RNA sequence: CGUGCCGACCCGCUCAAUUGCCGAAAGGUGAACCGAGGACCCGUUUUACCUGGGGUGAAUCAGUGGCUUUGCGGUAGGGCACACUUCCCGUCCGAAAACCGUCAGCUAACCCGGUCAGCGGUGUCGGAAGGAGGU
Numbered sequence: 001c002g003u004g005c006c007g008a009c010c011c012g013c014u015c016a017a018u019u020g021c022c023g024a025a026a027g028g029u030g031a032a033c034c035g036a037g038g039a040c041c042c043g044u045u046u047u048a049c050c051u052g053g054g055g056u057g058a059a060u061c062a063g064u065g066g067c068u069u070u071g072c073g074g075u076a077g078g079g080c081a082c083a084c085u086u087c088c089c090g091u092c093c094g095a096a097a098a099c100c101g102u103c104a105g106c107u108a109a110c111c112c113g114g115u116c117a118g119c120g121g122u123g124u125c126g127g128a129a130g131g132a133g134g135u
Stems, first nucleotide, its partner, number of pairs: 010121005018031005032115004037110001042105001052103001053100002056097001061074001063072002077093004084130005
């Protein structure tokens, strides 16, 4: 001097998943954000069989291989840094898990819950326009 690994501070990313107060703590209770149930009207019009049906999430839908192996390229849709929106490049994801328990369309009032987890740090932490805010 370079590279790799680990730890702390700080700064960021996905996500609703942040934060105030009381408390030694456990926990409790607010705000904010998020999800479910729930009228008229509107919508669906049904039942049975089959593999009932439904919700959370961006994560749906088909092609083509393989056939104990679960690949390939797409696609609805979604994410990507110094406040926000739109546009243009580029790039990545396009899963998984469990939950409700035969039942739920939308839905004002009302009502029941959640606030975890996982990552990154010399870089697309690119470019343009706009309105607002601050100094």